[in-house]
RNA sequence: GGCAGAGUAGGUUUUGAUGCGUUAAGUGAUAGUAGGACGGGAAGUUGCCACUAUACGAAAAGAGUUAUGCUCUUGCGGUAUCAAUACUGCAUUCCGCUGCC
Numbered sequence: 001g002g003c004a005g006a007g008u009a010g011g012u013u014u015u016g017a018u019g020c021g022u023u024a025a026g027u028g029a030u031a032g033u034a035g036g037a038c039g040g041g042a043a044g045u046u047g048c049c050a051c052u053a054u055a056c057g058a059a060a061a062g063a064g065u066u067a068u069g070c071u072c073u074u075g076c077g078g079u080a081u082c083a084a085u086a087c088u089g090c091a092u093u094c095c096g097c098u099g100c101c
Stems, first nucleotide, its partner, number of pairs: 001101005010088003014084006020077003028056001029054005035049002040095004060074006
């Protein structure tokens, strides 16, 4: 120098547990922001996350109780977190690492 390869954060599926909402938050959409993270090192977006705004938008039913309240059960929500499972995986560039020549 050439060829080949490995590794993270994270994402998704399914299952379980514990919550939240059902007086609609959350999820999803659009726009904005001097914000955040992104293999061992450096850079880093039109991607990801976060925050703010806007528009759209839903599934409740039953029981107990003196009850416009409270509790319980079964549901519902492209719901949250955690664990397990399977799949995917540094956006990309350079260097490094491992093997072979």
Background:
Predicted 3D model of a 101-nucleotide RNA (THF (Tetrahydrofolate) riboswitch aptamer). Rfam family: THF (Tetrahydrofolate) riboswitch aptamer. From the family's description: Tetrahydrofolate (THF) riboswitch was first reported for Ames et al. as an RNA motif in 5' untranslated (5'-UTR)regions of folate transport and biosynthesis genes in Firmicutes genomes.